Fluoride riboswitch aptamer (crcB RNA motif) from a Methanomicrobiaceae archaeon, 61 nucleotides, folded computationally.
Rfam family: Fluoride riboswitch aptamer (crcB RNA motif). Its family is annotated with positive regulation of gene expression and response to fluoride in the Gene Ontology.
Of the family's consensus pairs, 100% are formed in the model.
Lineage of the source: Archaea > Methanobacteriati > Methanobacteriota > Methanomicrobiales > Methanomicrobiaceae.

[in-house]
RNA sequence: UCAGAUCCAGGCGAUGAAGUCCGCCCUAAACCGCCGACCGGCUGAUGACUUCUACCCUGGC
Numbered sequence: 001u002c003a004g005a006u007c008c009a010g011g012c013g014a015u016g017a018a019g020u021c022c023g024c025c026c027u028a029a030a031c032c033g034c035c036g037a038c039c040g041g042c043u044g045a046u047g048a049c050u051u052c053u054a055c056c057c058u059g060g061c
Stems, first nucleotide, its partner, number of pairs: 010025004016052006033042003
């Protein structure tokens, strides 16, 4: 100096925030939903769980 592996830190997991856990990426990447020829259309605030906020549906006052 180059290459590989591991650890710590960090980043990411289709729309917000916090906590816990899981997964992925890590000098470069992980990641950036689906249908449709097109116009256009559809679901969800989670990767999973709990809580809050926003939105939607139903019922009561």